[in-house]
RNA sequence: UCGUGCUAGACGGGGAGCUGGCGGUGCCCUGUACCCGCAAUCCGCCUUAGCGGGGUUGAACUCCCUCUCGAGGUACGGCUCUUUGGGACUACGGUCGUUACGGGAUGUCGAAGUUUGGGUCCUGCACGGCGGGGCACUGUGAAGCGGGUCAGGACCGGAAGGUAGCAGCCCUAAGCAGCACGCCUCGGGUGAUGCGGGGACGCCCGGAUGGAGUCCACGAGCGGACGCAAGCUGGAGGGAUCGUAUCGACAGGGGGUGCACGG
Numbered sequence: 001u002c003g004u005g006c007u008a009g010a011c012g013g014g015g016a017g018c019u020g021g022c023g024g025u026g027c028c029c030u031g032u033a034c035c036c037g038c039a040a041u042c043c044g045c046c047u048u049a050g051c052g053g054g055g056u057u058g059a060a061c062u063c064c065c066u067c068u069c070g071a072g073g074u075a076c077g078g079c080u081c082u083u084u085g086g087g088a089c090u091a092c093g094g095u096c097g098u099u100a101c102g103g104g105a106u107g108u109c110g111a112a113g114u115u116u117g118g119g120u121c122c123u124g125c126a127c128g129g130c131g132g133g134g135c136a137c138u139g140u141g142a143a144g145c146g147g148g149u150c151a152g153g154a155c156c157g158g159a160a161g162g163u164a165g166c167a168g169c170c171c172u173a174a175g176c177a178g179c180a181c182g183c184c185u186c187g188g189g190u191g192a193u194g195c196g197g198g199g200a201c202g203c204c205c206g207g208a209u210g211g212a213g214u215c216c217a218c219g220a221g222c223g224g225a226c227g228c229a230a231g232c233u234g235g236a237g238g239g240a241u242c243g244u245a246u247c248g249a250c251a252g253g254g255g256g257u258g259c260a261c262g263g
Stems, first nucleotide, its partner, number of pairs: 001263006009057003012030004020046005034054005063256006072247007079239008089231002092227002096223004101219002103216004113209008121198006127191002130187006137178004146171004154163003
């Protein structure tokens, strides 16, 4: 070095989950890879970690080690959406307070402050005015049964004379009407009126004193309370993608690998 026969090994691997742990069944990835039996209310095992039975291949395309690549999974974080709470902080909203920086107004033709008088408010009296009523006054007024005078006429009487009395005229009661003035009385959405009392201390007007500020709170600042929940923040769930960590199939590169006999 070649041939023959063997043996170790191989005939799939991986991720999450489960488990004290390992492997398997089930799920997912890879992608093609002997068969049968067992197993989620799980099954079999113990660091050499499926068990039992059968079969194929076999020292290399195939087995072992290592490097690279890397499907995919997992964990965490970032991003984003949904939902349910919170109200510390920021923003926002309205409200309140405060400062008096800006602004406006006012003030040496005299501010604030102090003091004083009056008005505004209530009330009493007087006077006036207005309105109601009454009296008084004027006119009218007996066509229900007032008075006076009563022509004519009537009645009584011998007469003198007397009596009642219609119309007319005069007057009057109730009533009706008028009334400008007068007197009395009552009232009020009454008064540029007079006198008095009270109240309020707010506003207005004035006097005295005083001698330089005063007022508003529009902008701005500050503070507090409340609200809202956008930012923020606690919880739960979803989404694609990114980052980090970890496991890692497939594929590619490099290296390694036994025994016997014979030429």